[in-house]
Predicted 3D model of a 71-nucleotide RNA (transfer RNA) from Pelagibius litoralis.
RNA sequence: UGGGGCGUAGCCAAGCGGUAAGGCAGCGGGUUUUGGUCCCGCGACCCCAGGUUCGAAUCCUGGCGCCCCAG
Numbered sequence: 001u002g003g004g005g006c007g008u009a010g011c012c013a014a015g016c017g018g019u020a021a022g023g024c025a026g027c028g029g030g031u032u033u034u035g036g037u038c039c040c041g042c043g044a045c046c047c048c049a050g051g052u053u054c055g056a057a058u059c060c061u062g063g064c065g066c067c068c069c070a071g
Stems, first nucleotide, its partner, number of pairs: 001070007010024003018054001026042005047063005
């Protein structure tokens, strides 16, 4: 250089056009003599910039980053 895949919370990870599940960690509270366990609550507009659409994490274009394959 060419082809393919991926990018969502500190980490892992759902989502497939109608305003973002879940787990771990963290924070606050309850329970407890303390810790742990257990229970309740709290956090992300989705890598960046445009486009399409009434509406975009989801579709399109161009970047950026990571991984794989070929040379």

Its mean pLDDT, the model's own confidence on a scale to 100, is 83. Its Rfam family is "tRNA". By type it is a transfer RNA.